[in-house]
Annotation: RNAcentral holds the full RNA, with entries from SILVA. Predicted 3D model of a 472-nucleotide part of an RNA (large-subunit ribosomal RNA, domain I) from Leptogium cf. saturninum Lep080244. Its Rfam family is "Eukaryotic large subunit ribosomal RNA". Its Rfam clan is "LSU clan". NCBI's taxonomy places the organism under Eukaryota, Fungi, saccharomyceta, leotiomyceta, Leptogium. Its mean pLDDT, the model's own confidence on a scale to 100, is 81.

Context: one part of a larger RNA
RNA sequence: GUUUGACCUCGGAUCGGGUAGGGAUACCCGCUGAACUUAAGCAUAUCAAUAAGCGGAGGACAAGAAACCAACCGGGAUUGCCUCAGUAACGGCGAGUGAAGCGGCAACAGCUCAAAUUUGAAAUCUGGUCCUUUCGGGGCCCGAGUUGUAAUUUGCAGAGGGUGCUUCGGGGGCGCGUCGCCGGCCCAAGUGCCUUGGAACAGGACGCCUGGGAGGGUGAGAGCCCCGUACGCGGUCGGUGGCCGCCCCCAACGAAGCCCUUUCGACGAGUCGAGUUGUUUGGGAAUGCAGCUCCAAGCGGGUGGUAAAUUCCAUCUAAAGCUAAAUACCGGCCGGAGACCGAUAGCGCACAAGUAGAGUGAUCGAAAGAUGAAAAGCACUUUGGAAAGAGAGUCAAACAGCACGUGAAAUUGUUGAGAGGGAAGCGCUUGCCCCCAGACCUGCCCGCGGGCGAUCACCCGGACCGUCGGGU
Numbered sequence: 001g002u003u004u005g006a007c008c009u010c011g012g013a014u015c016g017g018g019u020a021g022g023g024a025u026a027c028c029c030g031c032u033g034a035a036c037u038u039a040a041g042c043a044u045a046u047c048a049a050u051a052a053g054c055g056g057a058g059g060a061c062a063a064g065a066a067a068c069c070a071a072c073c074g075g076g077a078u079u080g081c082c083u084c085a086g087u088a089a090c091g092g093c094g095a096g097u098g099a100a101g102c103g104g105c106a107a108c109a110g111c112u113c114a115a116a117u118u119u120g121a122a123a124u125c126u127g128g129u130c131c132u133u134u135c136g137g138g139g140c141c142c143g144a145g146u147u148g149u150a151a152u153u154u155g156c157a158g159a160g161g162g163u164g165c166u167u168c169g170g171g172g173g174c175g176c177g178u179c180g181c182c183g184g185c186c187c188a189a190g191u192g193c194c195u196u197g198g199a200a201c202a203g204g205a206c207g208c209c210u211g212g213g214a215g216g217g218u219g220a221g222a223g224c225c226c227c228g229u230a231c232g233c234g235g236u237c238g239g240u241g242g243c244c245g246c247c248c249c250c251a252a253c254g255a256a257g258c259c260c261u262u263u264c265g266a267c268g269a270g271u272c273g274a275g276u277u278g279u280u281u282g283g284g285a286a287u288g289c290a291g292c293u294c295c296a297a298g299c300g301g302g303u304g305g306u307a308a309a310u311u312c313c314a315u316c317u318a319a320a321g322c323u324a325a326a327u328a329c330c331g332g333c334c335g336g337a338g339a340c341c342g343a344u345a346g347c348g349c350a351c352a353a354g355u356a357g358a359g360u361g362a363u364c365g366a367a368a369g370a371u372g373a374a375a376a377g378c379a380c381u382u383u384g385g386a387a388a389g390a391g392a393g394u395c396a397a398a399c400a401g402c403a404c405g406u407g408a409a410a411u412u413g414u415u416g417a418g419a420g421g422g423a424a425g426c427g428c429u430u431g432c433c434c435c436c437a438g439a440c441c442u443g444c445c446c447g448c449g450g451g452c453g454a455u456c457a458c459c460c461g462g463a464c465c466g467u468c469g470g471g472u
Base pairs, nucleotide, nucleotide: 027058028056029055030054031053038045042092068075069074079106080105081104082103089097090096110322111321112320113268123149124144125143127141128140129139130138131137132136158264159263160261161260162259164258165257166256167255168254169250170249171248172247173246174245175244177243178242179241180240181239182238183237184236185235186234187232190206191222193204194203195202207224208223209213215227216226217225273294274293275292276291277290278289279288300317301316302315303314304313357364358363377404380391381390382389383388463472464471465470
């Protein structure tokens, strides 16, 4: 010096990461804010610090570690329940409204900033890049930052000083360690025989399990076919944690507590407070909140339920912040149950329901469940243009045929029987016909039980006969 273009300025494109809206809203917080009603009228009052409306959040919210309650030998964050108590109090002191302390219980948990000179050393943090990779850590470099990032301290203190005592690491890997949490899977017993039936899950006769005979399904009432059910700190597999043990790596000097002390000890402003107006409250010479005006102090300030003065005492420490649980829940999601309803009931909706439909619109808003075990949902033939019919076929059943289970009533058609002036009907009396039901009458056979009688066999007694075997 050239090229690339780092760098500076301007404009644009694209991309990584992040934040917000909108919906829902049962419960929660903040704001705004009525009237109907009640007062037997109505204005304060009440309804109500409610509804409608607006804004915001979470699984809970809010509140919360005393500028508290008290007046006791004091208690000790908040929240909720019982009680206090329909009490104190408020109130045209009418109607009505209406707490809190204590006590008992549920659940329990305490903390962090601002305000100090680290001053012998910004010790802090984002980003980029590299390494390691463990929501991370380390090295280097920009940047933020002294108009203040860290450490320390928070009133129960604490800091400084002293010289003693006591206590205490982090990360990773492995484990049949041990204890959980979440999820998957698994853990009893007939489909045996006969009968009926389309089908056995029924009847009969035999079994089996039972810590299981809840329930559901399966072609009809299934403990034993299927899913389940019962019991068990049950078994097994996967995931994820706590503790313990072993191994490896890092930090390696720090953190916390107790004791002593003639050292120090900062503590939240247009805020507290006062006046006034409005509102609110049980809060009454003003409970809380808000607007306007005035506006502080530091041996200070607030509170001490009747205004003010003086004095004493007690108790807290406002004007900054975080914080689980006990509590709430007509929404959403998940699960379980029922002395609930059973299709005009129960949600408006068991079903293509906020649908069809109505209304300009806000809005209103139905009716509608069931073939069969299984579609096997009627092939094929025939008449007809078709719809449909007649056959045929499926089925347990088609008088279950997608207007489908059962199929009442008024009503309609058809068929059968009966009747005929004084409507039909009704009441009383009486006859004939038809249909149905019940009672009653009338056979045979088999089995079982009871009673009575006759008879046979057998046994006992007696008589007779006899060829002594016996017979009547």